[in-house]
The RNA shown here (Bacterial RNase P class A) has 398 nucleotides and comes from Rubricella sp.
Of the family's consensus pairs, 97% are formed in the model.
The sequence is in RNAcentral, with records from ENA.
Rfam family: Bacterial RNase P class A. The family's RNA type in Rfam is ribozyme. Rfam links the family to the GO terms dimeric ribonuclease P complex, tRNA processing and ribonuclease P activity.
The organism belongs to Rubricella, within Bacteria.
Model confidence (mean pLDDT): 76 of 100.
RNA sequence: GCGGAUGGCCGGACGGUCGCGCGGGGCAUAUGGGUGAAAGCCCGUUCCGUGAGGAAAGUCCGGGCUCCAGCGGAGCGAUGGCGCCGGGUAACGCCCGGCCGGGGAAACCCGAGGGAAAGCGCCACAGAGAUCAGACCGCCGCCGGGCGACCGGAGGCAAGGGUGAAACGGUGGGGUAAGAGCCCACCGCGCCCCUGGCGACAGGGGCGGCACGGCAAGCCCCGCCAGGAGCAAGGCCGAAUAGGGAUCGCGCGGGCCUUCGGGCCACAGGGAUGCUCCUCCCCAGCGAUCCGGGUAGGCCGCGAGAACGGUGAAGCGAUUCGCCGUCCAGAUGAAUGACCGUCCAGGGCGGGAGCGAUUCCGCCCGGACAGAACCCGGCUUACAGGCCAUCCGCACGC
Numbered sequence: 001g002c003g004g005a006u007g008g009c010c011g012g013a014c015g016g017u018c019g020c021g022c023g024g025g026g027c028a029u030a031u032g033g034g035u036g037a038a039a040g041c042c043c044g045u046u047c048c049g050u051g052a053g054g055a056a057a058g059u060c061c062g063g064g065c066u067c068c069a070g071c072g073g074a075g076c077g078a079u080g081g082c083g084c085c086g087g088g089u090a091a092c093g094c095c096c097g098g099c100c101g102g103g104g105a106a107a108c109c110c111g112a113g114g115g116a117a118a119g120c121g122c123c124a125c126a127g128a129g130a131u132c133a134g135a136c137c138g139c140c141g142c143c144g145g146g147c148g149a150c151c152g153g154a155g156g157c158a159a160g161g162g163u164g165a166a167a168c169g170g171u172g173g174g175g176u177a178a179g180a181g182c183c184c185a186c187c188g189c190g191c192c193c194c195u196g197g198c199g200a201c202a203g204g205g206g207c208g209g210c211a212c213g214g215c216a217a218g219c220c221c222c223g224c225c226a227g228g229a230g231c232a233a234g235g236c237c238g239a240a241u242a243g244g245g246a247u248c249g250c251g252c253g254g255g256c257c258u259u260c261g262g263g264c265c266a267c268a269g270g271g272a273u274g275c276u277c278c279u280c281c282c283c284a285g286c287g288a289u290c291c292g293g294g295u296a297g298g299c300c301g302c303g304a305g306a307a308c309g310g311u312g313a314a315g316c317g318a319u320u321c322g323c324c325g326u327c328c329a330g331a332u333g334a335a336u337g338a339c340c341g342u343c344c345a346g347g348g349c350g351g352g353a354g355c356g357a358u359u360c361c362g363c364c365c366g367g368a369c370a371g372a373a374c375c376c377g378g379c380u381u382a383c384a385g386g387c388c389a390u391c392c393g394c395a396c397g398c
Base pairs, nucleotide, nucleotide: 001394002393003392004391005390006389007388008387009386010385012343013342014341015340016339017338018337020051021050022049023048024047025046026045027044032043033042034041035040053369057380058379060378061377062376063375064374065230066229067228068227079226080225081224082223083222084098085097086096087095088094099113100111101110102109103108114221115220119219120218121215122214123213136161137160138157139156140155142153143152144151145150169187170186171185172184173183174182188210189208190207191206192205193204194203195202196201234300235299236298237297244291245290246289247288248287249286250285253267254265255264256263257262269282270281271280272279307326308325309324310323311322312321313320314319344367346365347364348363349362350361351360352359353358
């Protein structure tokens, strides 16, 4: 210098003008003005302070908080989730350190990584055969036919070929008519033992001739975790109108029943229509005062926290324990913006210098993804451009 791997950080800066949200202060005698029954809300002007993110996103996990249900404490089942080992944490499906398997020359990366000899189910296409295996090509000796190449028959095989993601262990040797764990060695597999390790597991030894294909992100089995719903949670204040209750006052034609509170009927009366008839409905309430529930509306919940910035110690690390300092958005049609100037990254064009890498001058373009809504820890996804650290490989120079 080039190529690559991992971890972390930033993600425009400064100034001017105008504007917005929130908090606080001021605005002269009516403590700025308006409104309201109140709680409170709205508005003007001015000053000060403050005002998005690494993902605020997806809402996929975990928790805080709140209510509901249950209850002595809690557990079981269903259902859902998780699943190598050890550790971290408030907790996790997250993180760290390992193990095993796979990829890479390496740094390093990837893995839903328990159980398939408990049972059920499935294994497309191709292929003779896909799990009680199987015989298409092929190999072998025997019998028959043919002069012969070869053909046919009844058998023995599964080495080789072919199909497939996968073919009832692999490689080599012996053996055989040809073959076959038929026999042997090594590897694999299973069981037992020893050593190391907290453990996953690793290394070694012995035995077994092989019986046991894959899929559990199919049912299932084993172990562990989970009561449900969510800030529209939930709490407080609370009108007007309508409806409910209590007390008091006035009123309440007729019939029946009554426990004396009231209930039923519809003869009279009233209404549906100006009148009549039929039919249907009403047929006792009105007023005042008070009480309680709910609605509109308003307030709280709502930001001092598993917080942030330094720094020390323990630990390989995730993380933990201290010390010092700081206060850092709270909207509810929902603010956090717009314009201008100068600059900084970055990119393009033209010109000059230089063999070249490069460098100088001028002009132009120019900063992504995105946007809080109860809060926090994660994961995932989106992201122009840039910076730092460590490591691997190659080439060159000293």